Overview:
A computed fold for a 72-nucleotide RNA from Candidatus Amesbacteria bacterium GW2011_GWA1_47_20, annotated as transfer RNA. Rfam family: tRNA. Rfam links the family to the GO term triplet codon-amino acid adaptor activity.
Order: sequence, then C1' cells, then structure tokens
RNA sequence: GGGCCUGUAGCUCAAUGGUAGAGCGGCUGUCUUAUACACAGUAUGUUGGAGGUCCGAAUCCUCCCGGGCCCA
Repeated sequence: GGGCCUGUAGCUCAAUGGUAGAGCGGCUGUCUUAUACACAGUAUGUUGGAGGUCCGAAUCCUCCCGGGCCCA
C1' cells in the first nucleotide's frame, strides 16, 4: 500500500428498514444483628464520526477514525 471482518449500556452480546433490548454488573428498597443469597423496583446509550438514500436508518450507500486477520 491492497483485500476482508469488526465498532451498539460499565462488561459480554442481540436487534436482517418501523418505539434500541437481554444477561451480568450498578443504585434503592424488603429480608438479616450485619454481610451475602433471594425477591421487588430503578437508571442506563449522541448505535465510533461525518454525509447520502428513504415517509422512516443500528440496519442500505460513500468517506474518515479505531481494532483484528490475510496479501504485498
């Protein structure tokens, strides 16, 4: 330098164009002498950035940035 994959909550990951979710974790409460467990409740987030297509984009297209693999 070229090609491919990848980027979503604190972490691991879903969501194949129509309200962004789950598990774990966090916080609060109940329980306990207390902690843990269990149960109930609660908050998550510029979907890496910019633009385009579309009535509507995490999703499709273009460019840029980060990470990984391969080729040179």
It was read from a public genome assembly.